[in-house]
Predicted 3D model of a 109-nucleotide RNA (Guanidine-I riboswitch aptamer) from an Alphaproteobacteria bacterium. Rfam family: Guanidine-I riboswitch aptamer. Gene Ontology term of the family: regulation of gene expression. The source organism's lineage runs through Bacteria, Pseudomonadati, Pseudomonadota and Alphaproteobacteria. Of the family's consensus pairs, 100% are formed in the model. The coordinates come from a structure-prediction model, not an experiment, and the mean pLDDT is 83. It was read from a public genome assembly, where an Rfam model found it.

RNA sequence: UUUCAUUGCGUCUAGGGUUCCGGUGCCGGGUUUUCGGCAUGCUGGUCCGAGAGACGCAAUCCGGCUGAUCAUUCUGCCGGACACACGGCGGGAUAAAAGCCCGGGAGGU
Numbered sequence: 001u002u003u004c005a006u007u008g009c010g011u012c013u014a015g016g017g018u019u020c021c022g023g024u025g026c027c028g029g030g031u032u033u034u035c036g037g038c039a040u041g042c043u044g045g046u047c048c049g050a051g052a053g054a055c056g057c058a059a060u061c062c063g064g065c066u067g068a069u070c071a072u073u074c075u076g077c078c079g080g081a082c083a084c085a086c087g088g089c090g091g092g093a094u095a096a097a098a099g100c101c102c103g104g105g106a107g108g109u
Stems, first nucleotide, its partner, number of pairs: 007058006015048002020045002022042001023040007060081006067074002084104001086107001090102003
C1' cells in the first nucleotide's frame, strides 16, 4: 500500500418527537354526569429507537466426539472464539423527531 472478514434477528434501555389515546387551556353546546372544535410535548400509554448501550437467540470460525460415506463430505452433539471502536456539518424517511438511515461515512489518532 492492497485484498478478505469483522454478520443477522429478538427483547429492552439511553434518547426522540406528536399519528392515535390521554392531560391542560380556551371557545361553543349541554347543565350531576358530559359532547364537539381549536391550541399546546404536557409527567404519561401507543409509536420510533443505538456500529461505538445491555441481555439473549441464530449464523460464522477453531478444536473434539458420534452416525452415514471408498473418500471428499454431510447430520447431530460438546467446548472455545466472536476483539477494538474519538467522530462532525449536512441530508433522508416516517405524523414528526432522534444516539434511526446516509455512517465503523467525512475527518481525527